Background:
This is a predicted structure of a 469-nucleotide part of an RNA (small-subunit ribosomal RNA, 3' major domain) from an uncultured Clostridia bacterium. It matches the Rfam family "Bacterial small subunit ribosomal RNA". Model confidence (mean pLDDT): 82 of 100.

Context: one part of a larger RNA
RNA sequence: UGACGGGGGCCCGCACAAGCAGUGGAGUAUGUGGUUUAAUUCGACGCAACGCGAAGAACCUUACCAAGACUUGACAUAUACUAGAAAGUCUAAGAAAUUAGAUCCCUCUUCGGAGCUGGUAUACAGGUGAUGCAUGGUUGUCGUCAGCUCGUGUCGUGAGAUGUUGGGUUAAGUCCCGCAACGAGCGCAACCCUCGUGAUUAGUUGCCACCAAGUGGAACUCUAAUCAGACUGCCGUAGUUAAUACGGAGGAAGGUGAGGAUGACGUCAAAUCAUCACGUCCCUUACGUCUUGGGCUACACACGUACUACAAUGGGCGUUACAGAGAGAAGCGAAUCCGCGAGGAGGAGCAAAUCUGCAAAAAGCGUCCCUAGUUCGGAUUGUAGGCUGCAACCCGCCUACAUGAAGCCGGAAUUGCUAGUAAUCACGGGUCAGCAUACCGUGGUGAAUACGUUCCCGGGCCUUGUACA
Repeated sequence: UGACGGGGGCCCGCACAAGCAGUGGAGUAUGUGGUUUAAUUCGACGCAACGCGAAGAACCUUACCAAGACUUGACAUAUACUAGAAAGUCUAAGAAAUUAGAUCCCUCUUCGGAGCUGGUAUACAGGUGAUGCAUGGUUGUCGUCAGCUCGUGUCGUGAGAUGUUGGGUUAAGUCCCGCAACGAGCGCAACCCUCGUGAUUAGUUGCCACCAAGUGGAACUCUAAUCAGACUGCCGUAGUUAAUACGGAGGAAGGUGAGGAUGACGUCAAAUCAUCACGUCCCUUACGUCUUGGGCUACACACGUACUACAAUGGGCGUUACAGAGAGAAGCGAAUCCGCGAGGAGGAGCAAAUCUGCAAAAAGCGUCCCUAGUUCGGAUUGUAGGCUGCAACCCGCCUACAUGAAGCCGGAAUUGCUAGUAAUCACGGGUCAGCAUACCGUGGUGAAUACGUUCCCGGGCCUUGUACA
């Protein structure tokens, strides 16, 4: 100087408390451990691994296993020699890769050769093989915590100190005052984006008027560009005449208005050699490459994360409203018809404020159920179908009918959340041929509670002890 303390002081955070909804019990989905297996590819392991890499394993992917094949190679460059084809099509063998045969049969040229393709030979290719404790790059975490440093000066033999401590204040090393310090840098804040108010400009595909068409209008909604607006600016009280705090006015918004992007010096030899790159080591008729089939989907069990429930604030049936964001050409696919339905036929319109998916659902209104393992719950299983795709046996999704399991609110323990939040309801997108209870977004309905900082956890500043570095 740090680090640590079941030392002290001050302060903060959904950290506790006050509340709401859960998890832990059930069924299922998914990830992990373990076990099994020819293989169940690999990585990730307290917080910060475990719906994680994977924004989607039937083949492919695929790295794993079995079997069948290849050896200058599936891919790249170069040199030498050699051939004029190679590919495609057909036939045969085969699970395919591939092999054999048939067919077909190069281009330019100054005739020296060149291009392209195949073969042989040599350099080499190739490796998701090892090492993240050799590395770059990227990322997580403490933590959006308020810290981390430097120049000059001063003090100290020196390591170092001071500044950065102190008195106030702040979300903040934010600002004010004081001070052997005076300044400065990286962080904080602001500058950026979105939302909330208004103005101006613009007016189609949107808006308004008439049923529609068509025509007209430029007010409103909206769209999207430029501005305005919030600064403790004004008033009062407190304060050191300060910073600031509290209350008030005006205002769409008030003291950081709300949300996002933005992550200082560093810590964890944190993660990644399997995104990529790269040193060293290793393999080179194989640890490389191709193919078929299997596996990654196994199942006594254990854990994590979710979904659905256990019902009456509910379930069934009927009826009836109201969104936003986002997507669409090998795409979205309307009307109409067929089918109980999944779906099929059809092909209008639309590269989109025009057309399409599009029905929002919960909510509202009416009615049945009457507390029961039920008109709750839907697992499981059978049968019959539909769709995608060479192909749904291992191993996809959906529909109809039948079947109708556990489950009556969950031990110890434990998680999230402070407002348009939690909870709840539906919708969209990416991935994608097909497959979503996951992920990323969108809107609808819409709470309760916060006395307070004693305690638990994490963090910041000052101080103290130390046989630790």